[in-house]
RNA sequence: GCCACUGUGGCUUAGAGGUAUAGCGAUUCAUUGGUAAUGAAUAGGUCGAGAGUUCAAAUCUCUCCAGUGGCU
Numbered sequence: 001g002c003c004a005c006u007g008u009g010g011c012u013u014a015g016a017g018g019u020a021u022a023g024c025g026a027u028u029c030a031u032u033g034g035u036a037a038u039g040a041a042u043a044g045g046u047c048g049a050g051a052g053u054u055c056a057a058a059u060c061u062c063u064c065c066a067g068u069g070g071c072u
Base pairs, nucleotide, nucleotide: 001071002070003069004068005067006066007065010024011023012022018055026042027041028040029039030038048064049063050062051061052060
């Protein structure tokens, strides 16, 4: 330099055009003599950045950024 892939709550991750999902973690409550475990609830993401297409974009297109792998 060229090609491919990945980027979604603190962490891991689902989602292939119609208001973003789960697990772990956090907080609160219940239970206990207390802790752990268990159960219930709550908060936390505008989807790497920008632009375009569309009535509507995490999803399609383009550019850029970061990372991983391959080729020379």
The prediction has a mean pLDDT of 82. Predicted 3D model of a 72-nucleotide RNA (transfer RNA) from a Methanomassiliicoccales archaeon. Lineage of the source: Archaea > Methanobacteriati > Thermoplasmatota > Thermoplasmata > Methanomassiliicoccales. Rfam family: tRNA. Its family is annotated with triplet codon-amino acid adaptor activity in the Gene Ontology.